[in-house]
Context: one part of a larger RNA
RNA sequence: GCGUUGUUAAGGAACUCGGCAAAUUGACCCCGUAAGUUAGCGAAAAGGGGUGCCUCUUGAGAGAGAGGUCGCAGAGAAUAGGCCCAAGCAACUGUUUAUCAAAAACACAGGUCUCUGCUAAAUCGAAAGAUGAAGUAUAGGGGCUGACGCCUGCCCGGUGCUGGAAGGUUACGGGAAUUGCUUAGAGAAAUCGAAGGCAUGAACUUAAGCCCCAGUAAACGGCGGCCGUAACUAUAACGGUCCUAAGGUAGCGAAAUUCCUUGUCAGGUAAGUUCUGACCCGCACGAAUGGCGUAAUGACUUGGGCACUGUCUCAACAACGUACCCG
Numbered sequence: 001g002c003g004u005u006g007u008u009a010a011g012g013a014a015c016u017c018g019g020c021a022a023a024u025u026g027a028c029c030c031c032g033u034a035a036g037u038u039a040g041c042g043a044a045a046a047g048g049g050g051u052g053c054c055u056c057u058u059g060a061g062a063g064a065g066a067g068g069u070c071g072c073a074g075a076g077a078a079u080a081g082g083c084c085c086a087a088g089c090a091a092c093u094g095u096u097u098a099u100c101a102a103a104a105a106c107a108c109a110g111g112u113c114u115c116u117g118c119u120a121a122a123u124c125g126a127a128a129g130a131u132g133a134a135g136u137a138u139a140g141g142g143g144c145u146g147a148c149g150c151c152u153g154c155c156c157g158g159u160g161c162u163g164g165a166a167g168g169u170u171a172c173g174g175g176a177a178u179u180g181c182u183u184a185g186a187g188a189a190a191u192c193g194a195a196g197g198c199a200u201g202a203a204c205u206u207a208a209g210c211c212c213c214a215g216u217a218a219a220c221g222g223c224g225g226c227c228g229u230a231a232c233u234a235u236a237a238c239g240g241u242c243c244u245a246a247g248g249u250a251g252c253g254a255a256a257u258u259c260c261u262u263g264u265c266a267g268g269u270a271a272g273u274u275c276u277g278a279c280c281c282g283c284a285c286g287a288a289u290g291g292c293g294u295a296a297u298g299a300c301u302u303g304g305g306c307a308c309u310g311u312c313u314c315a316a317c318a319a320c321g322u323a324c325c326c327g
Stems, first nucleotide, its partner, number of pairs: 001322008010313002014311001019308001027051005036041001038147001052069007070074001082306007089298002094106002110145007122131003148293004153223003158220002160216005167211003173205002179199004185192002224242005251285001252282001263279005
């Protein structure tokens, strides 16, 4: 000097991204315990008091009560919750990146859509076969959402899926027209050319699909612009116009979403880019890629407070270990 541990005047978060770390609290008994709430909880809420030993009374005892008494200190050492207020997210217990992430991510019960009638659908496998299942739609597979409460608006034009079959288009196949080659023959020659053979292969016929017609959004998805208008001003319930498949409903909103932005107002502070409550001009919320609430829960995130402290003002001392020196 460093490490580990311990103690510390006065102050007490002034430290710091942030109370990180440390300190506080801690057992048992008694009293007492709020908002909220799904009536279970919240709750050990919070906040107080007590605890040794001796004698007596009581009791079967454990114990309880009364009186006395010692110490700074009686759960006498050790082990043994700090608490409260508010907000976000996720209902919860659970799961996860073995070795930088434990979370708001995953799962979840619940909801919903869809497929599947049994040799089920789906999955593995060239197949045999197996799982599903020694199950049978209150079952099994897949997708999305994610307790609970209140709800879940409009759009089927595009894409997908389902259904339809009149018409259009369309493969192989069927079908053989036509044409070419060949040559008996004809012809002076050029050339023509029967039958047969070879080659070619039109019309016509012909399925699903596609076009087409419908349905379907808890399927993939989408959910406007401009101009004018009220007896101050401002604003626009109202009107006009263009476009669209339809123009964002309820609820929420500077939000885990707000660029401008430290928006504006209010609260909290002496002072607040964070926080809380409002406002709404939502760059670019929005309804199962769910919307908004929500008790309980959380080694989650954010803001505030009480207690507490060497985090700090500002450092000091001690023990042990180590570095270093001597033997």

A computed fold for a 327-nucleotide part of an RNA from a bioreactor metagenome, annotated as large-subunit ribosomal RNA, domain IV. Model confidence (mean pLDDT): 88 of 100.